This is a predicted structure of an 84-nucleotide RNA (transfer RNA) from a Pseudomonadota bacterium.

RNA sequence: GCCGGGAUGGUGGAAUUGGUAGACACGCUUGUUUGAGGUGCAAGUGGGCGCAAGCCCUUGGGGGUUCAAGUCCCCCUUCCGGCA
Numbered sequence: 001g002c003c004g005g006g007a008u009g010g011u012g013g014a015a016u017u018g019g020u021a022g023a024c025a026c027g028c029u030u031g032u033u034u035g036a037g038g039u040g041c042a043a044g045u046g047g048g049c050g051c052a053a054g055c056c057c058u059u060g061g062g063g064g065u066u067c068a069a070g071u072c073c074c075c076c077u078u079c080c081g082g083c084a
Stems, first nucleotide, its partner, number of pairs: 001083007010026003019067001027045006046057004060076005
């Protein structure tokens, strides 16, 4: 230099033919159980603002297409593999 693959909450990891993100697990928080802890059980848990109702933002970064993009197209960053 060329080719292929990847980047998604705190972590691992899903997401159909583009259909309105984060399933599931771990972790964490609160409660319960205990003398205390662990285990178990129940509820909650992406981020920001807010007393609340609610509002805004979010798939490595920036653009584009579309009513709608994690998914399609272009550029860039970075990681892994292959070829030379």
About this RNA: Its Rfam family is "tRNA".